The RNA shown here (Bacterial RNase P class A) has 330 nucleotides and comes from a Gaiellaceae bacterium. The prediction has a mean pLDDT of 75. The sequence is in RNAcentral, with records from ENA. It is recorded under the gene name rnpB. Its Rfam family is "Bacterial RNase P class A". Rfam links the family to the GO terms dimeric ribonuclease P complex, ribonuclease P activity and tRNA processing. The family's RNA type in Rfam is ribozyme. About the family: Ribonuclease P (RNase P) is a ubiquitous endoribonuclease, found in archaea, bacteria and eukarya as well as chloroplasts and mitochondria.
RNA sequence: GUCGCAGGCCGGGUGACCGCGGGCCUUUCGGGGCUCGAGGAAAGUCCGGACACCGCAGGGCAGGACGCUCCCGAGAGGGAGGCGGCGAAAGCCGACGGACAGUGGCACAGAAAGCAGACCGCCGACAGCGCAUCUCCGGAGACGCUGACGGUAAGGGUGAAACGGUGGGGUAAGAGCCCACCAGCGGCCGUGGCGACACGACCGGCUCGCCAAACCCCGUCCGGUGCAAGGUGAACAGGCUCCGCCGAGGCGGCCCGCCGAGGAGCCGGGUAACCGCAUAGAUGGAUGGUCACCCUCGACAAAAUCCGGCUUAUAUGGCCUGCUACGGGA
Numbered sequence: 001g002u003c004g005c006a007g008g009c010c011g012g013g014u015g016a017c018c019g020c021g022g023g024c025c026u027u028u029c030g031g032g033g034c035u036c037g038a039g040g041a042a043a044g045u046c047c048g049g050a051c052a053c054c055g056c057a058g059g060g061c062a063g064g065a066c067g068c069u070c071c072c073g074a075g076a077g078g079g080a081g082g083c084g085g086c087g088a089a090a091g092c093c094g095a096c097g098g099a100c101a102g103u104g105g106c107a108c109a110g111a112a113a114g115c116a117g118a119c120c121g122c123c124g125a126c127a128g129c130g131c132a133u134c135u136c137c138g139g140a141g142a143c144g145c146u147g148a149c150g151g152u153a154a155g156g157g158u159g160a161a162a163c164g165g166u167g168g169g170g171u172a173a174g175a176g177c178c179c180a181c182c183a184g185c186g187g188c189c190g191u192g193g194c195g196a197c198a199c200g201a202c203c204g205g206c207u208c209g210c211c212a213a214a215c216c217c218c219g220u221c222c223g224g225u226g227c228a229a230g231g232u233g234a235a236c237a238g239g240c241u242c243c244g245c246c247g248a249g250g251c252g253g254c255c256c257g258c259c260g261a262g263g264a265g266c267c268g269g270g271u272a273a274c275c276g277c278a279u280a281g282a283u284g285g286a287u288g289g290u291c292a293c294c295c296u297c298g299a300c301a302a303a304a305u306c307c308g309g310c311u312u313a314u315a316u317g318g319c320c321u322g323c324u325a326c327g328g329g330a
Stems, first nucleotide, its partner, number of pairs: 001326002004323007012294007020037007039300001043311002046309005051226004063222005068081005082096001083094004097217002102215002104211003119156002121152004126147005133140002164182006183207002185204003189200004230275003238267006249259003
C1' cells in the first nucleotide's frame, strides 16, 4: 500500500416557502398570531416494575419460558471456553437435553424410506425347446433360450438419505459370514482440565437412518390477563312488561283543596362520549415536502399507558482503534 475481519463515533445544521396535529390568545366567525410536535433503537415484546382487574390455605392440571460447561448478574443477558458448521487466516454462525418411553412424518423418483425390500443382475436345482458331441441307437448331453420355484444383496439403477468403507479369505453366487486396517457406537481404564470435553490403551462385530423451531418425554423456573386493563356513563327512534278516570301523576314535605290522562321499569347499551393520558400524543390515527449553502445525508426504522434494563437491525459515506493475509521499503 491492497484485500479482508472486529469494535466505536457521526445518524445532519442554518435559512426561505408550502403543508399537518395539540395547546394558548384573538376575531368583523372568513380567519389570524404565538408556541410545542418521534428514535437510538420508537423494533423484538425478552426481563423487572408502576398502574388496573380477576384469582389466591396448600397442592395439582393446563399453559408458558429456558435447555453444552465455568464465572458474573434478581433476571433477560454478558464474559471466557467446549463441541459442530463455514473461512487460507483474522474471524463468523449455531433453540447445542432426549430419536431403544410412546405416537407420527420422510415430497418426487424408486422394488424398497424402517422390526425395509428385490426391478435389472448373479447363483442353484426343475420342466420345455434348440443344438456341438458321445452312443450298446433305447438314449445321454457341455452350451444357449424360455418358464415357474428358491437363494443373494457384491454390481447396476432411484433418491437429500438405501442398514459401515477398503482389501483379503470364504461361497453355488453372496453377505461382518470370517480376518486385517480405517470410521462410528457401547463398555471399562489411564492421563490432562474446576468443568463441558480432549487424547490414548484394551474389550465387544455392536454397525444402530433423518426430523423434537412435529406431538411428546426429562430437568429448571413462572399466579393470570394486560390501557381494546379499568372507571364514570347518556340522548333520540323503536320494542316489551306493569300501573292508571274505582284517579296514575302534578301543585316544595304532610292534610284539605284544585288540576287531571298518561305514568313507571326494562331492552336499545355499560353503546356513544369523557376519564385513564403524559411539557408529542391521536382513535380515519399529526410529526411532511421543495429549494439554497455547508465535503457527503445515503442506513435501520417511525410513538399508541408509563418507567428501567436487555437483545436484535443499521450506509454505495466519512473518521478512529486493533487484527489477518499478500506485496514493497528502511